[in-house]
Context: one part of a larger RNA
RNA sequence: UUGGGUGUAAAGGGCGUGUAGGCGGGAAAGCAAGUCAGAUGUGAAAACUCAGGGCUCAACCCUGAGCCUGCAUUUGAAACUGUUUUUCUUGAGUGCUGGAGAGGCAAUCGGAAUUCCGUGUGUAGCGGUGAAAUGCGUAGAUAUACGGAGGAACACCAGUGGCGAAGGCGGAUUGCUGGACAGUAACUGACGCUGAGGCGCGAAAGCGUGGGGAGCAAACAGGAUUAGAUACCCUGGUAGUCCACGCCGUAAACGAUGGAUACUAGGUGUGGGGGGACUGACCCCCUCCGUGCCGCAGCUAACGCAAUAAGUAUCCCACCUGGGGAGUACGUUCGCAAGAAUGAAACUC
Numbered sequence: 001u002u003g004g005g006u007g008u009a010a011a012g013g014g015c016g017u018g019u020a021g022g023c024g025g026g027a028a029a030g031c032a033a034g035u036c037a038g039a040u041g042u043g044a045a046a047a048c049u050c051a052g053g054g055c056u057c058a059a060c061c062c063u064g065a066g067c068c069u070g071c072a073u074u075u076g077a078a079a080c081u082g083u084u085u086u087u088c089u090u091g092a093g094u095g096c097u098g099g100a101g102a103g104g105c106a107a108u109c110g111g112a113a114u115u116c117c118g119u120g121u122g123u124a125g126c127g128g129u130g131a132a133a134u135g136c137g138u139a140g141a142u143a144u145a146c147g148g149a150g151g152a153a154c155a156c157c158a159g160u161g162g163c164g165a166a167g168g169c170g171g172a173u174u175g176c177u178g179g180a181c182a183g184u185a186a187c188u189g190a191c192g193c194u195g196a197g198g199c200g201c202g203a204a205a206g207c208g209u210g211g212g213g214a215g216c217a218a219a220c221a222g223g224a225u226u227a228g229a230u231a232c233c234c235u236g237g238u239a240g241u242c243c244a245c246g247c248c249g250u251a252a253a254c255g256a257u258g259g260a261u262a263c264u265a266g267g268u269g270u271g272g273g274g275g276g277a278c279u280g281a282c283c284c285c286c287u288c289c290g291u292g293c294c295g296c297a298g299c300u301a302a303c304g305c306a307a308u309a310a311g312u313a314u315c316c317c318a319c320c321u322g323g324g325g326a327g328u329a330c331g332u333u334c335g336c337a338a339g340a341a342u343g344a345a346a347c348u349c
Base pairs, nucleotide, nucleotide: 003321004320005319006318007303008302012317014201015200016199017198021194022193023192025088026087027086028085029084030083031082033081034080035077036076037075038074039073040072041071042070048066049065050064051063052062053061054060091191092188093187094186095184096183097182098181103177104176105175106174107173108172109171110154115149116148117147118146119145120144121143125136126135162169163168206247207246208245209244210243211242215241216240220236221235222234223233258316259315260314261313262312263311266294267293268292269291270290271289272288273287274286275285276284298305299304322349323348324347331342332341333340334339
């Protein structure tokens, strides 16, 4: 490279946006680049194949034909691809109407709880464990009542419920703001899909500067346990966790399942919307979008998947190609650093 693959065996990029590129809906007309057909020229000889001939045969040699699958010129064809023009509305988008939502950002407010401080009541214990001890407490703790301070998180509602591209998002109110969905069919008229690079977003931990610090808690200290105990348990406790700005760019970033489109039995929950029937917000029937479970065909090595496909097909991207060495070395790029990205070989089984 070809082929075959990528839920769990090696393998889907963490997620988006989008450049180049690849691919792309219906109708009509033109052109003829791709495509197809004919003609002409050329495609050295030898070799090769076929037919015939010459060495007594053969190897070998000679003659003729084919072959040389190609290229160029020219004449045509117009279904498909391409291209140009005209056109269409179902793909895509816009408008209008409507409701749903922890989608994002900012500001303000609230109550419960923990801790600390002050004051009152009150007295000998409290706390902790398997049992203890370290620890706190007669300088009055724990408990209890009132008041105050401060930080962080928002019980119930809460739901295989909702929203978001992913990471993720949960007290309330207000402001600003993104997207999706349903209905309508007024407008544009293929404007689409994917997307190497690029750009942006990206949990936690970590880093820089400045704040903040209630609780929790790496490190650390002590008490236990134990043969030991650099642990599990207990008492403390600093970074950190929180905020602002700037880095980092990684995760079992998982549905371990890339995106888009179309098609392919059913059943049953649930969230959002529309329609029908009905006296009716209920119930029932139909339908669109989401989210679960069960299940046929089909697929699968099996497990299982099964209209939210791992089924049947098309298009585009990413990735895999025995284990170890190794996500290492070297080089390069990025980073303040930690490190990240790219990414071998020898050797060995």
This is a predicted structure of a 349-nucleotide part of an RNA (small-subunit ribosomal RNA, central domain) from an uncultured bacterium. The RNAcentral record of the full RNA draws on Greengenes.